[in-house]
Transfer RNA from a Candidatus Pacearchaeota archaeon, 75 nucleotides, folded computationally. Model confidence (mean pLDDT): 81 of 100. NCBI's taxonomy places the organism under Archaea, Nanobdellati, Candidatus Pacearchaeota. It matches the Rfam family "tRNA". Rfam classes the family as a transfer RNA.

């Protein structure tokens, strides 16, 4: 160069094919229950608007363009 896969709280990840009813799930952090006590459990809770930008649409993480990083393969 060229093809491929991928970017979504703090970490890891579904959600995309089939747009809306979807911001979801494990841990982790805060706070409360339980306990003598801690762990474990339980229960509530803060944290993202989904790489950037632009279109299409009443509506877009979901669809389209371009472009910015990350793995990989070819050359």
């Nucleotide at each position: 160069a060229g093809c491929g896969g991928g970017a979504u709280g703090g970490a890891g990840c579904a959600g995309u094919c089939u747009g809306g009813u979807c911001a979801g799930c494990u841990c982790g952090c805060g706070a409360g229950g339980c306990c003598c006590a801690u762990a474990a459990c339980c229960u509530c809770g803060a944290g993202g608007u989904c790489g950037a930008u632009g279109g299409u649409u009443c509506a877009a993480a979901u669809c389209c363009a371009u472009c910015u990083c990350c793995c990989g393969c070819u050359a």